RNA sequence: ACCUUAUUCAGAGUGGCGGAGGGACCGGGCCCUGCGAUGCCACAGCAACCGAUCAGCCGCAAGGCGGGUGCAGGUGCUAAGUCCCACACUUCGAGAGCGUUCGAGGUGGAAGAUAAGGU
Numbered sequence: 001a002c003c004u005u006a007u008u009c010a011g012a013g014u015g016g017c018g019g020a021g022g023g024a025c026c027g028g029g030c031c032c033u034g035c036g037a038u039g040c041c042a043c044a045g046c047a048a049c050c051g052a053u054c055a056g057c058c059g060c061a062a063g064g065c066g067g068g069u070g071c072a073g074g075u076g077c078u079a080a081g082u083c084c085c086a087c088a089c090u091u092c093g094a095g096a097g098c099g100u101u102c103g104a105g106g107u108g109g110a111a112g113a114u115a116a117g118g119u
Base pairs, nucleotide, nucleotide: 001119002118003117004116005115006114007113008112013043014042015041016040017039021032022031023030027085028084029083044078045077046076049074050073051071052069053068054067056065057064058063082111087108088107089106090105091104092103093102094101
């Protein structure tokens, strides 16, 4: 770097450095930001993917299934749903009048993020 699988409306901030834009992506919206954001570091915290551990169930077995414990061992995360939209289909309402516009939703997809595994 690519592939596969799972998750993606929950949760969790202080200090220091630094000094201008930032919230992945063209664009639209909406936000954050000199009362110092984004980022980096330290500490603290959240969560429970992997690992650990505790019993349970299924299985002849190999093994499988779901659950408890934060254990702080490997990661991750700590503004806003992945901030929202975007692509396809679709529901309701309004205008309009026969396939379009606007508003509010739903389902799926794409892309992204994280974990685990693989090439």
Notes
A computed fold for a 119-nucleotide RNA from an uncultured bacterium, annotated as SAM riboswitch aptamer (S box leader). It was read from a public genome assembly, where an Rfam model found it.